[in-house]
Context: one part of a larger RNA
RNA sequence: UUGGGUCUAAAACAUCCGUAGCUUGCCAGGAAAGUUCCUUGUGAAAUCCGGCAUCUCAAGUGUCGGGCGUGCAAGGAGUACUGCCGGGCUAGAGACUGGAAGACGUAAGAAGUACGUUCUAAGUAAUGGUAAAAUAUGUUAAUCUAGGACGGACUCACAACAGCGAAGGCAUCUUACGAGGACAGUUCUGACAGUAAGGGAUGAAGGCUAGGGGCGCAAAACGGAUUAGAUACCCGUGUAGUCCUAGCAGUAAACACUGCACACUAAACAUUAGUACCUCCUCGAGAGGUAUUGGUGCUGAAGGGAAGCCGAAGAGUGUGCUACCUGGGAAGUAUAGUCGCAAGGCCGAAACUU
Numbered sequence: 001u002u003g004g005g006u007c008u009a010a011a012a013c014a015u016c017c018g019u020a021g022c023u024u025g026c027c028a029g030g031a032a033a034g035u036u037c038c039u040u041g042u043g044a045a046a047u048c049c050g051g052c053a054u055c056u057c058a059a060g061u062g063u064c065g066g067g068c069g070u071g072c073a074a075g076g077a078g079u080a081c082u083g084c085c086g087g088g089c090u091a092g093a094g095a096c097u098g099g100a101a102g103a104c105g106u107a108a109g110a111a112g113u114a115c116g117u118u119c120u121a122a123g124u125a126a127u128g129g130u131a132a133a134a135u136a137u138g139u140u141a142a143u144c145u146a147g148g149a150c151g152g153a154c155u156c157a158c159a160a161c162a163g164c165g166a167a168g169g170c171a172u173c174u175u176a177c178g179a180g181g182a183c184a185g186u187u188c189u190g191a192c193a194g195u196a197a198g199g200g201a202u203g204a205a206g207g208c209u210a211g212g213g214g215c216g217c218a219a220a221a222c223g224g225a226u227u228a229g230a231u232a233c234c235c236g237u238g239u240a241g242u243c244c245u246a247g248c249a250g251u252a253a254a255c256a257c258u259g260c261a262c263a264c265u266a267a268a269c270a271u272u273a274g275u276a277c278c279u280c281c282u283c284g285a286g287a288g289g290u291a292u293u294g295g296u297g298c299u300g301a302a303g304g305g306a307a308g309c310c311g312a313a314g315a316g317u318g319u320g321c322u323a324c325c326u327g328g329g330a331a332g333u334a335u336a337g338u339c340g341c342a343a344g345g346c347c348g349a350a351a352c353u354u
Base pairs, nucleotide, nucleotide: 004325005324006323007308008307012322014202015201016200017199021195022194023193025089026088027087029085030084033082034081035078036077037076038075039074040073041072042071048066049065050064051063052062053061054060092192093189094188095187096185097184098183104178105177106176107175108174109173110172111155112154115151116150117149118148119147120146121145126137127136163170164169207248208247209246210245211244212243216242217241221237222236223235224234259321260320261319262318263317264316267299269297270296271295272294273293274292275291276290277289278288279287280286303310304309327354328353329352337346338345339344
């Protein structure tokens, strides 16, 4: 509990696809469900308003008229809008063609330095580590130097305020197979669209199951220091894990703390991908400029905002659809359900307190 809100106060699902639902371009025609008008019937009495009458008056009562009853049904008429029926259109949407850009995905192959192990050679007493040390390594020859072999992980510089992807995310090179977007042409379909409850798919790190693999790093663990203590920070070791394959799990400050789509609303600058044209040219896949479309940023008028700030990728002006919020704590807890091998996930209170 509303004519309110959701960047930061409570509140945009992690992301996308999509069913029902809701919403929905332009033109003429038909019919008339919604809708508008008219007529008829009905809409008890009491109550309400007015007149008259009557209890001597009044309250009251009776009677006549009006009103109320905001409604329902039937018949007739109208057709702007919404819905329905069939027809047409091309501005939305989709398809097609063309050249260009990209760390977009999957798989396979190749490479590079560093690091570690091992072998050979050479060489001798220290090395390592720190604020300082010690644990540790070393005459069974270490550290250091040169060469060979093997191993797993990673991918310097280029690198950007850059690019791609729905998000998570993606960076050595080559190939194969896939996917998406932008631009240009305007050849085709002809509203095929927007959003999306349920539902489905994807989803970092860490975790789990099975089988491999383990160079380095490193939770746990052990030792050395520090300290009053030191279950830490520092140092030396070191197991899960990190890597691969097949599954499970389904969460993050999954953040721009900003749902998606469409239309409209000043400018300036940078950058990226196209297109058209102009100038220069060493004629190069070169350089510069103008216009325009899509993206990424930055400054900013109007406008908005409590302010910070946002400002054509709005937090502006409107429209459509969805999700969510309603004082703090108890609590993302308990219980029930459901999913999971488990860890746990999803859904999600109350008493009480303030």
Small-subunit ribosomal RNA, central domain from a Nanobdellota archaeon, 354 nucleotides, folded computationally. It matches the Rfam family "Archaeal small subunit ribosomal RNA". Gene Ontology terms of the family: ribosome and structural constituent of ribosome. Its Rfam clan is "SSU clan".